[in-house]
RNA sequence: GAGUUGGCCGGACGGUCGCGGAGGGGCAACCCUUCGAGGAAAGUCCGGGCUCCACAGGGCAGGGUGAUCGGUAACACCGACCCGGGGCGACCCGCGGGAAAGUGCCACAGAGAACAAACCGCCUCUCCUUCGGGAGCGGUAAGGGUGAAACGGUGGAGUAAGAGCCCACCAGCGCCCGGGGUGACCCGGGCGGCUCGGCAAACCCCACCCGGAGCAAGGUCGUAAGGAGGUCUUCGGACCUCUGCCUGAGCGCUCGAGGGCUGCCCGUCCGAGCUCGGGGGUAGACCGCACGAGGCCAUCGGUAACGGUGGUCCCAGAUGGAUGACCGUCACUGCCGCCCCGCUAGGGGCAGUAGGACAGAACCCGGCUUACAGGCCGACUCGU
Numbered sequence: 001g002a003g004u005u006g007g008c009c010g011g012a013c014g015g016u017c018g019c020g021g022a023g024g025g026g027c028a029a030c031c032c033u034u035c036g037a038g039g040a041a042a043g044u045c046c047g048g049g050c051u052c053c054a055c056a057g058g059g060c061a062g063g064g065u066g067a068u069c070g071g072u073a074a075c076a077c078c079g080a081c082c083c084g085g086g087g088c089g090a091c092c093c094g095c096g097g098g099a100a101a102g103u104g105c106c107a108c109a110g111a112g113a114a115c116a117a118a119c120c121g122c123c124u125c126u127c128c129u130u131c132g133g134g135a136g137c138g139g140u141a142a143g144g145g146u147g148a149a150a151c152g153g154u155g156g157a158g159u160a161a162g163a164g165c166c167c168a169c170c171a172g173c174g175c176c177c178g179g180g181g182u183g184a185c186c187c188g189g190g191c192g193g194c195u196c197g198g199c200a201a202a203c204c205c206c207a208c209c210c211g212g213a214g215c216a217a218g219g220u221c222g223u224a225a226g227g228a229g230g231u232c233u234u235c236g237g238a239c240c241u242c243u244g245c246c247u248g249a250g251c252g253c254u255c256g257a258g259g260g261c262u263g264c265c266c267g268u269c270c271g272a273g274c275u276c277g278g279g280g281g282u283a284g285a286c287c288g289c290a291c292g293a294g295g296c297c298a299u300c301g302g303u304a305a306c307g308g309u310g311g312u313c314c315c316a317g318a319u320g321g322a323u324g325a326c327c328g329u330c331a332c333u334g335c336c337g338c339c340c341c342g343c344u345a346g347g348g349g350c351a352g353u354a355g356g357a358c359a360g361a362a363c364c365c366g367g368c369u370u371a372c373a374g375g376c377c378g379a380c381u382c383g384u
Base pairs, nucleotide, nucleotide: 001382002381003380004379005378006377007376008375009374011330012329013328014327015326016325017324019036020035021034022033023032024031025030038358042369043368045367046366047365048364049363050214051213052212053211057266058265059264060263062210063209064208065207066206068080069079070078071077082096083094084093085092086091097205098204102203103202104199105198106197119144120143121140122139123138125136126135127134128133152170153169154168155167156166171195172194173192174191175190176189177188178187179186180185218287219286220285221284226243227242228241229240230239231238232237245279246278247277248276249275250274251273258270259269260268261267294313295312296311297310298309299308300307301306332355333354334353335352337350338349339348340347341346
């Protein structure tokens, strides 16, 4: 100088006013103390906790994952390693089971795109000939041409010309043996001419996993012309829906309506109410919910992900949804001006002015992905 990779920060302090939670004081108005967004709070893409459905049986259908070993509550995540590809290298990328079970597809070009194929070319034979060659039956995948891909490569032997038809070496595949590794796999040797295209993010096959719905889960209190929710508003109210209540009709009460096991069937369980219609009126509070797979520090085990032990800390909780605004000082960055050092490149100081991203909790965690002004630190590679 050029790169690779991992991690971190995301202005600080003070003042005034304001907002939400908790605690305290005051008869009250109000006052005091304390806490108050993020690395992604985001997308809601995976996985779990928690809650309810009857702790959810069997089969079919459906969905997901896909090398290996480990980590974890679990995962499509993470770590290590293997294989393949890229890079001189640090390192990066991989939707990484099966195409030798079956079906299907392979655009355009090309004669032919998969139990291969004869367009040009090459060759034997037959026929014709104006002696240049032409036509035909066959053989041939060595050469040319098309293509992303044309059914191993090089050399030799062989042949009419050719061909794994045969031979040597190389590459691949399959089988066997020895060694290393927990394993994926790797190293070495032998045998077999076996030479077999790609796509599974097309159907499919194999292995493993998956019950459903979600905090609007779910629960408590209160009440019985009660409760919950929504729309509009001239803020007076008006209208609508659900549940309960009152009421009419029909069906049913073990000869069982209906419902659940949240796709279907079987099976099984609950079961006295269910369906349709009419009526009037009203306008909520709390729990769940903030102590958790929790943060930080030390130490031990492990290459690591991570785990064990000890200490320490309490750290948002709204629901018309708080977490903000202004001012000052300092720091950072850019610009302009002045001064100093220096031959230059440049460096330093002072003053002024401007600027500061992406974005904001809503039951809670672990991940992934995406967005991000500017800045800091570590490790490593290549070149000089």